[in-house]
Context: one part of a larger RNA
RNA sequence: UCCAAGGAGUUACUGUCUGUAGCAAGUCUAAGUCUUGGCAUGAAAGUGUCAGAUGUAGACGUAGGGAAACCGAGUCUGAAUAGGGCAUUUACCCUGUUUUACAGGGUGAGUUGCAGGCAGUAGACCCGAAGCCAGUCGAUCUACCCAUGGCCAGGGUGAAGCCACGAGAAAUCGUGGUGGAGGCCCGAACCGGUGUCGGUUGAAAACGGCUCGGAUGAGCUGUGGGUAGGAGUGAAAGGCUAACCAAGACUGGUGAUAGCUGGUUCUCCCCGAAAUGCCUUUAGGGGCAGCCUCCAGUAAAUGGGUCAGGAAGGUAGAGCACAGGAUGAGCUAGGGUCGGAUGUUCCGAUACCAAACUCAACCUAACUCCGAAUGUCCUGAUAUACCUUAUCUGGGGAGUGAGACUGUGAGGGCUAAGCUUCAUAGUCGAGAGGGAAACAGCCCAGACCGUCAGCUAAGGUCCCUAAAAGUAGACUAAGUGGUAAAGGAUGUGGAGUGACUUAAACAGCCGGGAUGUUGGCUUAGAGGCAGCCACCAUUUAAAGAGUGCGUAAUAGCUCACCGGUCGAGUUACUCUGCGCCGAAGAUGAUCGGGGCUUAAGUCUACUACCGAAGCUACGGCUCUGUACCAUAGCUUGUGCUUAGGUGCAGGGGGUAGGGGAGCAUUCUAUACGCGGAGAAGUUUAACCGUAAGGUUAAGUGGAGCGUAUAGAAGAGAUUAUCUUGGA
Numbered sequence: 001u002c003c004a005a006g007g008a009g010u011u012a013c014u015g016u017c018u019g020u021a022g023c024a025a026g027u028c029u030a031a032g033u034c035u036u037g038g039c040a041u042g043a044a045a046g047u048g049u050c051a052g053a054u055g056u057a058g059a060c061g062u063a064g065g066g067a068a069a070c071c072g073a074g075u076c077u078g079a080a081u082a083g084g085g086c087a088u089u090u091a092c093c094c095u096g097u098u099u100u101a102c103a104g105g106g107u108g109a110g111u112u113g114c115a116g117g118c119a120g121u122a123g124a125c126c127c128g129a130a131g132c133c134a135g136u137c138g139a140u141c142u143a144c145c146c147a148u149g150g151c152c153a154g155g156g157u158g159a160a161g162c163c164a165c166g167a168g169a170a171a172u173c174g175u176g177g178u179g180g181a182g183g184c185c186c187g188a189a190c191c192g193g194u195g196u197c198g199g200u201u202g203a204a205a206a207c208g209g210c211u212c213g214g215a216u217g218a219g220c221u222g223u224g225g226g227u228a229g230g231a232g233u234g235a236a237a238g239g240c241u242a243a244c245c246a247a248g249a250c251u252g253g254u255g256a257u258a259g260c261u262g263g264u265u266c267u268c269c270c271c272g273a274a275a276u277g278c279c280u281u282u283a284g285g286g287g288c289a290g291c292c293u294c295c296a297g298u299a300a301a302u303g304g305g306u307c308a309g310g311a312a313g314g315u316a317g318a319g320c321a322c323a324g325g326a327u328g329a330g331c332u333a334g335g336g337u338c339g340g341a342u343g344u345u346c347c348g349a350u351a352c353c354a355a356a357c358u359c360a361a362c363c364u365a366a367c368u369c370c371g372a373a374u375g376u377c378c379u380g381a382u383a384u385a386c387c388u389u390a391u392c393u394g395g396g397g398a399g400u401g402a403g404a405c406u407g408u409g410a411g412g413g414c415u416a417a418g419c420u421u422c423a424u425a426g427u428c429g430a431g432a433g434g435g436a437a438a439c440a441g442c443c444c445a446g447a448c449c450g451u452c453a454g455c456u457a458a459g460g461u462c463c464c465u466a467a468a469a470g471u472a473g474a475c476u477a478a479g480u481g482g483u484a485a486a487g488g489a490u491g492u493g494g495a496g497u498g499a500c501u502u503a504a505a506c507a508g509c510c511g512g513g514a515u516g517u518u519g520g521c522u523u524a525g526a527g528g529c530a531g532c533c534a535c536c537a538u539u540u541a542a543a544g545a546g547u548g549c550g551u552a553a554u555a556g557c558u559c560a561c562c563g564g565u566c567g568a569g570u571u572a573c574u575c576u577g578c579g580c581c582g583a584a585g586a587u588g589a590u591c592g593g594g595g596c597u598u599a600a601g602u603c604u605a606c607u608a609c610c611g612a613a614g615c616u617a618c619g620g621c622u623c624u625g626u627a628c629c630a631u632a633g634c635u636u637g638u639g640c641u642u643a644g645g646u647g648c649a650g651g652g653g654g655u656a657g658g659g660g661a662g663c664a665u666u667c668u669a670u671a672c673g674c675g676g677a678g679a680a681g682u683u684u685a686a687c688c689g690u691a692a693g694g695u696u697a698a699g700u701g702g703a704g705c706g707u708a709u710a711g712a713a714g715a716g717a718u719u720a721u722c723u724u725g726g727a
């Protein structure tokens, strides 16, 4: 990993709601009992159990109010007969008859079973802790201690002491021997475990190789004994206490608890959420509300939509009347500066600063003289016309309370984020299908089933690839299309404005471009051309007191300007369409690919076609409503309920979740059946049913099994690192 089998909402009591049954102002028994019956056990007596009978204690209900005494259709408060709180059908209605009365029915309603939903208490759907406590067992491992034994090859060094000799007055010292000390040295056994390699499903749940430390000592070791679980022991590492010790193991409390994770088993039908608010030692959990579902009730313009009328508001925008900010001008206090003066005081000037005021033009979430659209609330209308109960009330059952993205309006942030927090709408969540190459949240569109039918949406129509190399008119030359900015550019198309132009423009070429004058000043010089001032006049077809280069200054070249030549448009600017540059990334490129240029790119207009589970057509299933037929029941009021059938209308995506209807398994009861002429089981096949499933045939198998109606459950497994077994 696979296969098989096992494997999870149970049971008891209490409460509540719904359904159903009995009785009903009542309902029900409990314990107990029984010479009642069945079953079990026993020899019997008897006992147990189930059913039945009995049993009236008691429970709930029929009356409430008050803390209570107590009173009572009232009572409490209170001085009150007031007011207020909480209660108030003890009978009433209908029909019939013989009408004082009786009978029947209804309302008033409870109570006791049974079944189901849910809650509480219990292990309470199942599995899962780490843990806490109690008792017991452990020192054959290991820590320390006690008692008693054992062990340490060999080699080296050579302390004290002693002896001899020498020195010395002596103390003492020197030399040579002797001697054999030491938590001394080297190094086996022994004890250890430094580094590294291997090993790491190992040869081994701590080892092996090489290397290394101690090796007469605080040494190592045998045997026997002692100390233990909040305790021991510890040359102290939270170490060790029998292979995991910040509190041993085992058993019990114990099915500890787990707001956490995982799992939770057949089918179909109807509806269908939430990820929000408030509170929470609360934030991944809850309580209440919101949103879902089921039942019952109310039935009216209740709700949705639309229309009409009314109302509140201060957003968008706008504005500057207020507040704050802020620009220019004017005017004018004040200040600065300068000058004068009779000198603190005063006068004047001012290309300085500038309050207030005036004019003009502005900004603002926490500015407003103003002020929408939407939205909200209230009232009414809604017709021979919208939806048609969607609303509301009461009750049973929930889930949700981590949301995500996109568009829009905002806050935070960097007007960053697939960021974050709100509001609003949509989608996903819980939504399949078509498009966007692929792609929960984008665009189109909401899947009951079937069809080898049709029409469309978004998006597309050269090939991959269904459908136009569509029609008409433009643009683009960049493969722009098929990424991006500031900025830059005689790219190119369109619209427009101005100027010049056959009295000849623009460009080119030829010629002229002068005189007063070297203007004045300045300056060494300043002659058009360093700088300052002025910028006139004359001759002219025209020519600046000079556009640039140039010189020390002149000179020289050139321009403006004029003539000639030439012969038709030229020039400047504005707006705008499509393009160009700006443009750098890590394995090989690419628009999805091929490929595309009067496109297969872009813009405008148009036609046709393709294209989805959308819509239509045809057939079928199911749910709800309704009409009719029809079955049965209760009743009689052509009333209610109902198996089934037909027609019409509408519905049938779905997670959590609510509701409904069924299938299958085992057992029980009753009835009816099958089986050695072959039961169950099993294999294969065919058929039937919307599904769970069912039936039949053949083979195998060899002794039990089924159908109908009820009832009761150890009642359904691909998943829990599930359990056991097997492969």
Stems, first nucleotide, its partner, number of pairs: 001727006011122013026060003032054003036051006064071002074086004091107007125263002128260001132253006143227009152217001154186003157182001161178007190214003195210004229245001231241003266662006276289005290400002292397006302390001303387002305382007317370001318368002323364003327360004332354001334353002336350005403428010433444003448620004453616003459610003462594003468607001470606006481596001487581002491578010508565005514538003519533003544559001548557002621652009632641003663716001665713010681700008
Background: The part of an RNA shown here (large-subunit ribosomal RNA, domain II) has 727 nucleotides and comes from a Thermoproteota archaeon. The RNAcentral record of the full RNA draws on ENA and SILVA. Its mean pLDDT, the model's own confidence on a scale to 100, is 83. It matches the Rfam family "Bacterial large subunit ribosomal RNA". Clan: LSU clan.